[in-house]
Context: one part of a larger RNA
RNA sequence: UCAUGGUUAAGGAACUCGGCAAAAUGCCCCCGUAACUUCGGGAGAAGGGGGACCCCGCCCGGACACUCACGUCAACGUGAGACUGAUUUGGGAGGGGUCGCAGUGAAUAGGGAGAAGCGACUGUUUACUAAAAACAUAGGUGCGUGCGAAGCCGUAAGGCGAUGUAUACGCACUGACGCCUGCCCGGUGCUGGAAGGUUAAGCGGAAAGCUCAACACCCUCGGGUGUGAAGGUUUGAAGUUAAGCCCCAGUAAACGGCGGUGGUAACUAUAACCAUCCUAAGGUAGCGAAAUUCCUUGUCGGGUAAGUUCCGACCUGCACGAAUGGCGUAACGACUUCUCCGCUGUCUCAACCAUGAACUCG
Numbered sequence: 001u002c003a004u005g006g007u008u009a010a011g012g013a014a015c016u017c018g019g020c021a022a023a024a025u026g027c028c029c030c031c032g033u034a035a036c037u038u039c040g041g042g043a044g045a046a047g048g049g050g051g052a053c054c055c056c057g058c059c060c061g062g063a064c065a066c067u068c069a070c071g072u073c074a075a076c077g078u079g080a081g082a083c084u085g086a087u088u089u090g091g092g093a094g095g096g097g098u099c100g101c102a103g104u105g106a107a108u109a110g111g112g113a114g115a116a117g118c119g120a121c122u123g124u125u126u127a128c129u130a131a132a133a134a135c136a137u138a139g140g141u142g143c144g145u146g147c148g149a150a151g152c153c154g155u156a157a158g159g160c161g162a163u164g165u166a167u168a169c170g171c172a173c174u175g176a177c178g179c180c181u182g183c184c185c186g187g188u189g190c191u192g193g194a195a196g197g198u199u200a201a202g203c204g205g206a207a208a209g210c211u212c213a214a215c216a217c218c219c220u221c222g223g224g225u226g227u228g229a230a231g232g233u234u235u236g237a238a239g240u241u242a243a244g245c246c247c248c249a250g251u252a253a254a255c256g257g258c259g260g261u262g263g264u265a266a267c268u269a270u271a272a273c274c275a276u277c278c279u280a281a282g283g284u285a286g287c288g289a290a291a292u293u294c295c296u297u298g299u300c301g302g303g304u305a306a307g308u309u310c311c312g313a314c315c316u317g318c319a320c321g322a323a324u325g326g327c328g329u330a331a332c333g334a335c336u337u338c339u340c341c342g343c344u345g346u347c348u349c350a351a352c353c354a355u356g357a358a359c360u361c362g
Base pairs, nucleotide, nucleotide: 001357002356003355004354005353006352007351008350010348011347014346019343027051028050029049030048031047036041038176052098053097054096055095056094058092059091060090061089062088063087064085065084066081067080068079069078070077071076099103111341112340113339114338115337116336117335118333119332123135124134139174140173141172142171143170144169145168151160152159153158177328178327179326180325182258183257184256187255188254189251190250191249192248193247196246197245198244202240203239207235208234209233210232211231214227215226216225217224218223219222259277260276261275262274263273286320287317298314299313300312301311302310
């Protein structure tokens, strides 16, 4: 000097990002217990009192003894006992007394309360830096699936689904419960649509080219030029033809989206009102400086002597908003934020003790 324990005057969170750590509470019995609430809870709420040992009588059990009855006597078993008992044993409340600072004397062994956010809850998770507001969940909704089901695995056979059958199974979103879930189908998806447009291979085969028998003409008799049947071969038009796309509808608890400008009331201010432009439609209810608010420590109120946090309001929502759910909500949470009581070496401000280590000397 460090580590791990222990104690500490006065104060008691002044420490600190933050009461981190420590302290405190702790068991049993009795009394008593709020808001709120889904009437179950909340609740061990909170907050109080008692607890050892000795003596005394009392009360409640067990055993044993004794008496009686029954099992034929004894042994033994079962049952009963009327104030049965100087028997024994366990528990309870009461009265009196004793000792200590202290009686769950050690160890084990809840700190509590108020307000808000998020998530309903129990549960699950990054094995080795994250346990959460993330995931899951019961419940809700949509879509698909009629059974040789859809879906999934496999080239297939086959298997799971399921030895199930729409109160079933699969997929997607939301996430208890309560009150609710507005407008938009223009875009992108999905579903439907015997018409029309476009559209592949295939079918089709008009027409054309090449080759060539033969014939005609020319000339140096070996060729050249032209016409060109049949066959072969190559290219190939019209026509015919599916899904898809175009097109027409439906569908938002499908993906998603949900305006601007100007003017106007008998103080001022504001605009229920009017006009106009654009759009598929212009954000409804509810909430709102919010886990969302930039300006911003917005403004007002509360709490403090003093509050960028917190709570309650306001609404000017940069850039909330309704199952990508909206707003509430009892209970629950090793979650997050604020406050209070208790408590303390966290601190003012440090000291001493014990044990272990480093270091110095020997």
The part of an RNA shown here (large-subunit ribosomal RNA, domain IV) has 362 nucleotides and comes from Gleimia coleocanis DSM 15436.